[in-house]
Order: sequence, then structure tokens, then C1' cells
RNA sequence: GGGGAAAUACUCAAGCGGUCAACGAGGACAGACUGUAAAUCUGUUGGCUACGCCUUCGUAGGUUCGAAUCCUGCUUUCCCCA
Repeated sequence: GGGGAAAUACUCAAGCGGUCAACGAGGACAGACUGUAAAUCUGUUGGCUACGCCUUCGUAGGUUCGAAUCCUGCUUUCCCCA
């Protein structure tokens, strides 16, 4: 230099253009249980002025009524070729 794959919440990780603030596991927090702890069970885990609203899937744009998902540039990582 050429080709391919990938980037999602604190970590790992799933994710048909609409049912997604986003499955699941871990961790954390709260509660139940327990003499205490562990284990187990339940709930919560982006923000807020909280029946809802706002923002968010590497970054910047684009397409669309609607994008984590499709398209383009860029950044970073991995693999293959030279």
C1' cells in the first nucleotide's frame, strides 16, 4: 500500500429500519432471608422538573416519517495479502 472484520451501558455481550434507554451474564446499590457473613430470591442500575420528557450504540455527516441497524468520510483495533 491492497483486501476483510470489528467498535454498543462500569465489564463482557445480544441486537429484523418502528415492538429499544437497548436481551442476557458479571459487577455495583437497595430489600427479603440469616445470630453475622456467604449462598439464594426480588428490585434498581444514562439523565431529568419523572403517567412522561431529553440525550445516547467510536466520531462527523447523509438517507428516511422513523437509524444501534442503511450509505459516505474519518479515528482506533484485529486478521490476511504484498
Predicted 3D model of an 82-nucleotide RNA (transfer RNA) from a Flavobacteriales bacterium. Its Rfam family is "tRNA".